[in-house]
Molecule: transfer RNA
Organism: archaeon
């Protein structure tokens, strides 16, 4: 100095490729259930790494940036 994968709630992942209500466990919290607890049920919080850009409409597509690995030199 060239390159190519990644980044999504407290924690782990899907949805990208083919724009259209951002799903799932796990947690947390409140209520059921129990003599309590756990389990089990039912409900609520909480999220697309930045900035721009296209477009009715971007998590998804484009440019630039930042941070994790990786390879070449």
């Nucleotide at each position: 100095g060239g390159g190519g994968u990644c980044a999504u709630g407290g924690u782990g992942u899907a949805a990208c490729c083919u724009g259209g209500u951002a799903g799932c466990a796990c947690a947390u919290u409140a209520g059921g259930c129990u003599c309590c607890a756990g389990a089990c049920c039912u409900a609520a919080u909480a999220g697309c790494c930045u900035g721009g850009g296209u477009u009715c409409a971007a998590a998804u597509c484009c440019c630039a940036g930042u941070g994790a690995c990786c390879c070449c030199a």